[in-house]
RNA sequence: AGAGUUUGAUCCUGGCUCAGAGUGAGCGCUGGCGGCGUGCCUAACACAUGCAAGUCGAACGCGAAAGUUAUCUUCGGAUGGCGAGUAGAGUGGCAGGCGGGUGAGUAAUGCAUAGAUAAUCUACCUUCGAGUGGGGGACAACAUGCCGAAAGGUGUGCUAAUCCCGCAUAAUAUCAUUCAGCAUAAGCUGGAUGCUCAAAGGGGGGGCUUCUUCGGAACCUCUCGCUUGAGGAUGAGUCUAUGUCCUAUUAGCUAGUUGGUAAGGUAAUGGCUUACCAAGGCUCUGAUGGGUAGCCGAGCUGAGAGGCUGAUCGGCCACACUGGAACUGAUACACGGUCCAGACUCCUACGGGAGGCAGCAGUGGGAAUUUUGCGCAAUGGGCGAAAGCCUGACGCAGCGACGCCGCGUGAGGGAUGAAGGUCUUCGUGAUCGUAAACCUCUGUCAAGAAGGAUUAAAUGCUUAUAUGUUAAUACCGUAUAAGCUUGACUUAACUUCUAAAGGAAGCCCCGGCUAACUACGUGCCAGCAGCCGCGGUAAUACGUAGGGGGCAAGCGCUACUCGGAUUUACUGGGCGUAAAGCGAGCGUAGGCGGUCUAAUAAGUCAGAUGUGAAAUCCCUCAGCUCAACUGAGGAACUGUAUUUGAUACUGUUAGACUAGAGGACAGGAGAGGAAAGUGGAAUUUCCGGUGUAGCGGUGGAUUGCGUAGAUAUCGGAAGGAACACCAGAGGCGAAGGCGACUUUCUGGACUGAUCCUGACGCUGUGGUUCGGAAGCUAGGGGAGCAAACAGGAUUAGAUACCCUGGUAGUCCUAGCUGUAAACGAUGGAUACUAGAUUUUGCACAGGAGUGCUUGGUCGAAGCUAACGCGUUAAGUAUCCCGCCUGGGGAGUACGGUCGCAAGGCUGAAACUCAAAGGAAUUGACGGGGACCCGCACAAGCAGUGGAGCAUGUGGUUUAAUUCGAUCAACGCGAAGAACCUUACCUAGGCUUGAACUGUUGGGUUUAGCUACCUGAAAGGGAUAGUGAUCACUCUCUGAGUGAACCAGCAGAGGUGCUGCAUGGCUGUCGUCAGCUCGUGUCGUGAGAUGUUGGGUUAAGUCCCGCAACGAGCGCAACCCCUACUCUUAGUUGUCAGCGAAUUAUGUCGGAUACUCUAAGAGGACUGCCGGUGACGAGCCGGAGGAAGGUGGGGAUGACGUCAAGUCAGCAUGGCCUUUAUGUCUAGGGCCACACACGUGCUACAAUGGGUGAUACAAAAGGUUGCGAAACCGUGAGGUCGAGCCAAUCCUUAAAGUCAUCCUCAGUUCGGAUUGGAGUCUGCAAUUCGACUCCAUGAAGUUGGAAUUGCUAGUAAUCGCAGGUCAGCAUUACUGCGGUGAAUACGUUCUCGGGUCUUGUACACACCGCCCGUCACAUCACGAAAGCUGGUAGCUCCAGAAGUCGUUGGUCUUACCCGCAAGGGAGGAAGGCGCCGAAGGAGAUGCUGGUGAUUGGGGUGAAGUCGGAACAAGGUA
Repeated sequence: AGAGUUUGAUCCUGGCUCAGAGUGAGCGCUGGCGGCGUGCCUAACACAUGCAAGUCGAACGCGAAAGUUAUCUUCGGAUGGCGAGUAGAGUGGCAGGCGGGUGAGUAAUGCAUAGAUAAUCUACCUUCGAGUGGGGGACAACAUGCCGAAAGGUGUGCUAAUCCCGCAUAAUAUCAUUCAGCAUAAGCUGGAUGCUCAAAGGGGGGGCUUCUUCGGAACCUCUCGCUUGAGGAUGAGUCUAUGUCCUAUUAGCUAGUUGGUAAGGUAAUGGCUUACCAAGGCUCUGAUGGGUAGCCGAGCUGAGAGGCUGAUCGGCCACACUGGAACUGAUACACGGUCCAGACUCCUACGGGAGGCAGCAGUGGGAAUUUUGCGCAAUGGGCGAAAGCCUGACGCAGCGACGCCGCGUGAGGGAUGAAGGUCUUCGUGAUCGUAAACCUCUGUCAAGAAGGAUUAAAUGCUUAUAUGUUAAUACCGUAUAAGCUUGACUUAACUUCUAAAGGAAGCCCCGGCUAACUACGUGCCAGCAGCCGCGGUAAUACGUAGGGGGCAAGCGCUACUCGGAUUUACUGGGCGUAAAGCGAGCGUAGGCGGUCUAAUAAGUCAGAUGUGAAAUCCCUCAGCUCAACUGAGGAACUGUAUUUGAUACUGUUAGACUAGAGGACAGGAGAGGAAAGUGGAAUUUCCGGUGUAGCGGUGGAUUGCGUAGAUAUCGGAAGGAACACCAGAGGCGAAGGCGACUUUCUGGACUGAUCCUGACGCUGUGGUUCGGAAGCUAGGGGAGCAAACAGGAUUAGAUACCCUGGUAGUCCUAGCUGUAAACGAUGGAUACUAGAUUUUGCACAGGAGUGCUUGGUCGAAGCUAACGCGUUAAGUAUCCCGCCUGGGGAGUACGGUCGCAAGGCUGAAACUCAAAGGAAUUGACGGGGACCCGCACAAGCAGUGGAGCAUGUGGUUUAAUUCGAUCAACGCGAAGAACCUUACCUAGGCUUGAACUGUUGGGUUUAGCUACCUGAAAGGGAUAGUGAUCACUCUCUGAGUGAACCAGCAGAGGUGCUGCAUGGCUGUCGUCAGCUCGUGUCGUGAGAUGUUGGGUUAAGUCCCGCAACGAGCGCAACCCCUACUCUUAGUUGUCAGCGAAUUAUGUCGGAUACUCUAAGAGGACUGCCGGUGACGAGCCGGAGGAAGGUGGGGAUGACGUCAAGUCAGCAUGGCCUUUAUGUCUAGGGCCACACACGUGCUACAAUGGGUGAUACAAAAGGUUGCGAAACCGUGAGGUCGAGCCAAUCCUUAAAGUCAUCCUCAGUUCGGAUUGGAGUCUGCAAUUCGACUCCAUGAAGUUGGAAUUGCUAGUAAUCGCAGGUCAGCAUUACUGCGGUGAAUACGUUCUCGGGUCUUGUACACACCGCCCGUCACAUCACGAAAGCUGGUAGCUCCAGAAGUCGUUGGUCUUACCCGCAAGGGAGGAAGGCGCCGAAGGAGAUGCUGGUGAUUGGGGUGAAGUCGGAACAAGGUA
C1' cells in the first nucleotide's frame, strides 16, 4: 500500500466481497509446563443451604448451665465453693448512609468541563477559647398473671446509667435595635445595647489534711469522655454556563404554567407549597411527543480527522421483589431497618404469620461465564483505652488454552540415498529424505530424592534509659535499646542430585484474490463456496491419499467493532449524458457583501496563571533469570476559565465616497400582456341554376354518398374556428408561451448624453404568484378536426396501424387542477481568461468600419470518463439556495396535507440480486444508406420437376438389412458387396490365440510330410510310417548358443466408445480480395492511423493525395498444357524431289524439305501511334502481329470461421472388453419395398428411325496381358494363335456424307417388362453377374408449383479410352477428341460477396435480445369485519400507610400553683381534614400480535398466449 467482480475488449461511475487489527466471546478438532491477568454480555428471572455488621463490662442493671468438688441427706436430693461476674439477653453509646453488588430506570432532577454559594450543612479527626455546678424522673432487663399453634402481644410490680427532664452560669452562639467600613442587586465584615440558650460521667495512681459502715469517699494528679463557641480539614446539598443519540410520517406545548406581592416550609435559594394579582413562558438555532441509552476517565480501530464501545481498574449517578411513605440520625427517605399496598414463595391448629442473593459461594435457566475452598498472616474498615472481636472488603488457593507472555517436545554427524508409501516418461527414474536406522553429545520442563529463603513491618508484654506532666522517684504519654510473640498461601519460589532422548504436536489451507500440486474415486450426482465460481468421464476447486504451504499449544469456523470505504467527502466527493438543478418568478427569516478614515476589541493571534484526579498511552530508569506484569520519575492530557497584550482581516459604532444598485431626460425596435372592434381566403351546411352517372377512398378494396339527381360547376346565404404569403438558425417574454388588421390601457429590455441618491446589493429554508396539454364544475357555442364508439378492410387473430362515419373535447366566460422529455436533461449573481465569422436593435461615421446590446456557428488555453464545453463555459474563483449516495421492491404502502373528483406533495420497510449504469471501441446484424462485383438477375440455349429404368438416401421391414455423411450428405467414403471383401445376423468351433515381442523350461524323434475317424467347413481325435534344416562360437568324431518347434508366464487382439481429448488430411465461405506486422504518430485506454479519401483495376492492381514510412501472407508473375516461329535431333514417325517394285499401299533404296515427335530458344511488354484523363495510373481506338491488353486452360486456396467432416484410411490419449466386443468357419444379409426425395440414363420422334455404302480423330492401356488374320456360330462367343514388353502389333471412331424405306401413327417412335434358348467369367451365377438370339412390346405425344447449368471452341450434340476388375459401368467417375451455336439492353429487383457510412439494449453476435397477462410453487409485505395485548395522559369514584393541619370530652412520671385534693402548662391515644400509591369506571391517543377474505410485489424448471422495446424493430 491494495486486490477480485459488470464488458468480446476499454475507460469511468457504482455497489458487493477479501487481505489487517481487536474481543468479558461461543462452537469444532487437538492439547506438555509455568507466570500474570480475566471469567452470567442472556432472565433487574426465580432462589434451597451456609456465611457477608458488628462492637464496647474502662457507660449500666441483671445473670446462668453442664461439669467438678466439699458438706448434709429421708438416698429422691439439698446447700456451698470452683466453673464465673463467664455464657447470655437487656438498657445505653458508636457503627450500621462506609465497604460490596447491579445498570432496571434516567436524554436530564444525570454525566463531563469551568464556575457560583455574599443562599448552605458537616458525626468522627484537628487547632484555639470557655466550661463540666446543683437537683429530679422513668422504662427495659428481671419477677409474676393472662392471650396465641406460632410469630408475638398484654396487665401489674421492682431497678441502674454516659437514659430522660427542670434550675444555675455563659460567649464573637441566636434574635432585635443601631453605627462604621467594604461591596456585585439581594448583601458581607466589624463595634455598641438588650433578650434567649449547655453539659455526664468512666478509668489509673497517690498519700500531706478531713470523714468513714474501714470497703472507701472528699481532696490532689493523670487520662478518656461531655457541653459551648470560633477556625481548619474532609464530605455533602443547591445554583449557573457550555457540551451530551435517533426521529418532523411528532409543529405547536404550557394554568403552578411565566412573573410579582405576602405567608409557610427547608441546613439553604427558589412556585418548593398556598392565597391574591398580572398574562405570561418555551419553540424550526427543533419546543412538545415517540424510540433508544446509565455518563465519564478511558478501550478498540484509524496516517490523522474521525468511527464504534463504556467488561475488568478508577470518578459520578441511579437502584435494591414491584409501587408508595415517612421514622431515626450529622448524613437515608436506608441492599442484609420500619409501615402500607401488590405479585410470588414458604409455614399454619385456617384464626394468622414469615421472606426478599442486582453481597460471597451455590441451584435452576441459557450457545456461554468458576469453588456451597483457606485465612484475617498482610492492606483497609467498624467498635474498643487496649488486648481483642467482626470483616465472602481484602489476601490467597481451586476451576476454564478465555487472553497476554515465556519455555519445551532435543543437538551434531550420518547415503546401502535402506525398507515402505506415492508418482512415473517404466529407467541404474523421482520424492518423502539426513528424514530413519546407526554413532557421538546435551539435560530445560515433567518424574523421584535431598535441602530451602522472602513476603513480618508493627502492635502488645517484660526490662532498661532519657524526657514530659505532677507535690511525686507513682500513674500516664513520648523516644531509644534489648528480649519474647504472629504465615492463610506453603514444601510453594529457588538450589542440588539421580536416571534417561527417554513422558510431551496439532490444526487449517494448496483454482484466482493468497504462500502452497499430483494421483485415484465420483460424473450437474455426492458435494464445495468469503467474492468470482467449481462438479454433466481425463476436476490442481467435491472425497481420499502422497507431497507441499502457513501458524503453532494451539489452529480453524461463527458473531460483533473499526479499517480498507475519498462508499456521507471538515481534512476529503459530486449533480449536461452515470444517482442528483425545485417548471419559473417575487420575496420573509437567515447566510454573504464595494472604497476611505477613526474608535472598539466580540471573533482572531500571542504570553502568563489556575485547572485538566489517579490509573491508562508515550519516553527514561528500575524489580521479578527474560518477557508479560509491576514500581519510580518525566512528558503528555490537543480542553477550559481568568488575566495581560496585538489590531492586519471579519464584526460593531461613527463619518465620508461613487466604480455596485437605482432615479430623472431623449429616442427607436418588438407574434410581451389585457380588453373592444374590424377583415378576407378556405372548409362545411342550406337555397337556387346548369348537368348526368357515378363519386369518394386505398397498396388493393370495402363500408359510405348518389337517378328522391350526388360528385363537378355558377350565384346567393348562414355559422364557427384558424389567420396562407410576409417568415428568417428573425423578434419579445421569468418560465409556460406569443403570429390577420385597428384602437385603448399596460409591463420589460436596449441605446445616447448629462445630472441626482449614496451600498439602497446578491441569494433565498418556509411563504406566495404564474404555470403547455389533458381533465373537472356551471353557463354558452359547435364549422373543421377528433379520444370513446360503430361499420368496413388487413390478419392465424387485429379490441391496432389503413378507410367511412362519429360523441365528449377542442372555442368563449367564471372557477378548479398544478402536472410534462415543464429540456440547454446545464439553479441564480459577480469578476477574470485568445480569437474568427454571422444575426437583431440603438448610436457614431462620407466609407471601410467602430461602441454597447442580442441570437448563432467554429475554435485558444483550460476542463471532462469520454462525448463534448469553450466570454451565452461544463474554464478559473467567490457567495447563496436546491438535490444525490448500488439495482429492484417504489415514487409503491402506511400516516399527514391539498383537491369536487381524477389525483398532487411529502415518502419508507420487509424481501431480493451482484450487479444496474455512462461514454467510447472492435465486430456482427438491420424489413438503414451509398458504391462495386459474380451465369446473381435480365437476354438466350439446353435441361430437371411428369414417364420407364439405373443409382444413392430417408422411411418402413428384418435375425441382420454393418457404419459414417444435414447449404458444405444423397452415381458420396465405394477406382467396381455372388464367396472373399464384411465391419452385420444365425449356427458351429478355438483360448498366449489368425498375426507380433520378451522371458523360463523342454526334446531326438521335435517340426514338417503321408495315411485314418468325425464334421458343412473350421475344428476335434487317436495311432502308424517317414523325418529333418539354418546361422554362429570353441579346446572341432564332439560340445554349446541362437533361429525354428512345443509348453508356461508377461502380454496380444478389438471396424468397441469418445472427431466435444487429439495429430494428419479434407470440405465451406472463396480464387472472395482480403488478413496482418515493425517503427512512428494520435488516444488515459480498448484501439485508431497505415488499409480511409479522389481516380483506376479482374485484384489492398496501380497512380495521386494524406502522420505516416516501410514490410509480410494473399493478388499478379515465376510452373505445366495449348496457339506461332526458329535451332537441334531424324526412329518405330514423315514422303516434296530422285530411283526401284506393285493392280494398289513409304513397300524398298534413299531423303529429312514438310507434317510430326521432344529438348532448347524466341515471341506480347499497353512496346508503337492517335484521342481522353490533373501532366499520373489508366481507359478507348488503331497499326503491326500466329496471338492484344491477366491470349485460352490448369496447378496454386491468405489470416481465419463453422467444438464443420473423419477414432471405419492411417496414427493416437483416455475408457471398456480378455474362454470374448478377440479369432476361425459355413450359410445368410448389405440387393428387402405401401411410400418420399436427390442424381442420372433412355425416350416421347421426321433437324428423326431403319438398312446399305463411305470419310476424318485425339488420348490412353497391354506379358497371369492386348490378342490380328483365318475357320465355326444368326449372335454373345469359340478354335487356332501371327505380332507386340510397344510413335512398329492389338487399333475399326461416331455424329457426318451418299443412296433408299418409313410419312405423323402410341407408329418401322420408345424400349421397360416377361417367356424361351444360349455364351462368358468364376470352387460356385438360386437369393445376386454381364452379354447374345428369338419372342413379348409397358409407361411415355415435351412435363404443375418450383428449380439447375452455361458467355466460345463455351452450351448443346457425337463417339473413343482408362482406372477399379476373375467376372460385372458405352446410364457412374476420370480423361480424349469430332461437329459446333444463341444471347448479354442493363444493374430496378432475387441470391451471395466486398468497401465506406449509420443505428443498436446484439457479442453463444437477429436461429440475437427481450416485455406483459395467465397457470403452478414459494417468500415477505399492505388492506380488512373484527379479536386480543402493551403503554400514555385526561375525567370521575374510592382511598392504605404516612407527614402536615385541626380537634382532643379519653389518658398523662419529671415543670408551675397548691398542705392536700386538685388545677395548669405540655404531651399522647382517638376523631376530622388536605395530599396521597395500588385499585375501579369512562371516553381517547399511540403502538404490537392475530384475522376469513383480498391486493399488488419478489423468486423459481425447458409451462400457455401473444410479440411491446432494441435496426427506420417493420405504425420512429
The RNA shown here (small-subunit ribosomal RNA) has 1516 nucleotides and comes from a metagenome.
Rfam family: Bacterial small subunit ribosomal RNA.
Model confidence (mean pLDDT): 83 of 100.